This is a predicted structure of a 529-nucleotide part of an RNA (small-subunit ribosomal RNA, 5' domain) from an uncultured Gammaproteobacteria bacterium. The RNAcentral record of the full RNA draws on ENA and SILVA. The prediction has a mean pLDDT of 84.
Context: one part of a larger RNA
RNA sequence: AUUGAACGCUGGCGGUAUGCUUAACACAUGCAAGUCGAACGGAAACGAUGUUAGCUUGCUAACAGGCGUCGAGUGGCGGACGGGUGAGUAACGCGUAGGAAUCUGCCUGAUAGUGGGGGAUAGCCCGGAGAAAUCCGGAUUAAUACCGAAUAAUCUCUACGGAGGAAAGGGGACCUCUAUUUAUAAGUUCUCGCUAAUGGAUGAGCCCAAGGAAGAUUAGCUAGUUGGUAAGGUAAUGGCUUACCAAGGCUACGAUCUUUAGCUGUUCUGAGAGGAUGAUCAGCCACACUGGGACUGAGACACGGCCCAGACUCCUACGGGAGGCAGCAGUAGGGAAUAUUGCACAAUGGGGGAAACCCUGAUGCAGCAAUACCGCGUGUGUGAAGAAGGCUUUCGGGUUGUAAAGCACUUUCAAUAGAGAAGAAAAGCUUAGGGUUAAUACCUCUAAGUCUUGACGUUAUCUAUACAAGAAGCACCGGCUAAUUCCGUGCCAGCAGCCGCGGUAAUACGGAAGGUGCGAGCGUUAAUC
Numbered sequence: 001a002u003u004g005a006a007c008g009c010u011g012g013c014g015g016u017a018u019g020c021u022u023a024a025c026a027c028a029u030g031c032a033a034g035u036c037g038a039a040c041g042g043a044a045a046c047g048a049u050g051u052u053a054g055c056u057u058g059c060u061a062a063c064a065g066g067c068g069u070c071g072a073g074u075g076g077c078g079g080a081c082g083g084g085u086g087a088g089u090a091a092c093g094c095g096u097a098g099g100a101a102u103c104u105g106c107c108u109g110a111u112a113g114u115g116g117g118g119g120a121u122a123g124c125c126c127g128g129a130g131a132a133a134u135c136c137g138g139a140u141u142a143a144u145a146c147c148g149a150a151u152a153a154u155c156u157c158u159a160c161g162g163a164g165g166a167a168a169g170g171g172g173a174c175c176u177c178u179a180u181u182u183a184u185a186a187g188u189u190c191u192c193g194c195u196a197a198u199g200g201a202u203g204a205g206c207c208c209a210a211g212g213a214a215g216a217u218u219a220g221c222u223a224g225u226u227g228g229u230a231a232g233g234u235a236a237u238g239g240c241u242u243a244c245c246a247a248g249g250c251u252a253c254g255a256u257c258u259u260u261a262g263c264u265g266u267u268c269u270g271a272g273a274g275g276a277u278g279a280u281c282a283g284c285c286a287c288a289c290u291g292g293g294a295c296u297g298a299g300a301c302a303c304g305g306c307c308c309a310g311a312c313u314c315c316u317a318c319g320g321g322a323g324g325c326a327g328c329a330g331u332a333g334g335g336a337a338u339a340u341u342g343c344a345c346a347a348u349g350g351g352g353g354a355a356a357c358c359c360u361g362a363u364g365c366a367g368c369a370a371u372a373c374c375g376c377g378u379g380u381g382u383g384a385a386g387a388a389g390g391c392u393u394u395c396g397g398g399u400u401g402u403a404a405a406g407c408a409c410u411u412u413c414a415a416u417a418g419a420g421a422a423g424a425a426a427a428g429c430u431u432a433g434g435g436u437u438a439a440u441a442c443c444u445c446u447a448a449g450u451c452u453u454g455a456c457g458u459u460a461u462c463u464a465u466a467c468a469a470g471a472a473g474c475a476c477c478g479g480c481u482a483a484u485u486c487c488g489u490g491c492c493a494g495c496a497g498c499c500g501c502g503g504u505a506a507u508a509c510g511g512a513a514g515g516u517g518c519g520a521g522c523g524u525u526a527a528u529c
Base pairs, nucleotide, nucleotide: 001528002527003526005525006524007523008522009521012376013375014374015373016372017371018369019368020334026331027330029329030328031327034077035076036075039074040073042070043069046068047067049064050063051062052061053060054059055058084287085286086285094211096209098207099206102204103203107200108199109198111196112195113194114193117147118146125138126137127136128135129134155164156163157162169192170191171190172189173188174187178185179184180183213259214258215257220250221249222248225247226246227245228244229243230242231241232240262284263283264282265281267276268275269274289310290309291308292307293306312323313322314321315320340366342365343364344363348362349360350359351358352357379409380408381407382406389400390399391398392397413470415465416464417463418462419461423456428450429449430448431447432446433445434444435443473518474517475516476515477514478499479498480497484513485512486511487510488509494501495500
């Protein structure tokens, strides 16, 4: 000088940060990942409307998916992001600099296509088993779910002859042409999708050089081990795996083993070189009760998915089931020690959706803590009779001390009352003008107007009112080290960072007065330089 600190005494306000460093110990409860009806069959609930019935004349009941919507279900996208933790890891895990044998949903540039069929299945209904979790059977149904066949290449395979090889529809609007009947579709158009192949962007996987802990009281280690051939496997290289062949490979420039440890940007210190460190924030990695495994998918071997085993907890009708806070709060325990079972999606961002919107313990805020840093205040001026009181004294005095009182003034902050920004731009609606189109629809872009949207919030800030009113402590005073006297004690009680002090005049113990230092803090302890 510093700290994610703790402890003791004390404590007015605000701003900005930070807050389980220990048990990766166990967890009650709530929430933390949903969304789409513009993919689908539908209709459990709610609402509106209509019809019918009953009457108490505005209520009840029934019916109508026709409407707003929508439980459960099929399907799509997202649950691989965001959030947490640092157990493991001394390793291409990380940081720096390179590389080639790869994949990449959504986004984006350009190209082509989107024509024609089929069989199921959940749900619903019926029946059954079970305490439950859940499961079974029958009948029936839809799709952007699933499956053939068609067509196709600058796609894939190839023995160069050939072979393989996709798709899905939804929504809005219109009647110029065709059909009928006003209106509709087999039509037209716009739009969102879908399929194939190809660039980009982004993200990810892989390889490599040298770098960054300790121990030699660890000296030899290695059998898929090291290399080759062939095959398999992967998105991809490769002993990644297998068979065969060879006997290699690493090591005193420290292999192997053991111990410790997430790495980095940073942070602290220091004139620097260095040393220490890796909380918050940011990047990477690893993990998700413990161990193992794969499935789905563009992406996982998946924190709030699945399967198996184990430990633990819970339910049970004893047959069998359920669970995983190292998400946010919170509980118990451990500990010197670390916060609310808060508010809101208003903003930023994310997921879904055409959108409205929904979800979001990410995030924005509030609450608690002097934990840290910064700022402000606790009054200002005047005031000598140098008051009283205290302490001291050589008894004259000295000191506390302009300190107080008194007089004059101010009102920051806090209090009370009122006013009051910015964080809000969008989206929606109306109008006008472009694009698209057969079209003045629809859709879309731009501009103008309009209408609203704030958790924080009794916000920041400003004004007024009233009163010096509500706001100072802690440590030290032998030397180091700024600051001394008296009393008590008598090697006792005690102090102490080092030297040391105390055995009757203690500036070193305890108290008082005075002083010194810092100040909403001050000391102590721990730790680093």
Rfam family: Bacterial small subunit ribosomal RNA. Its family is annotated with ribosome and structural constituent of ribosome in the Gene Ontology.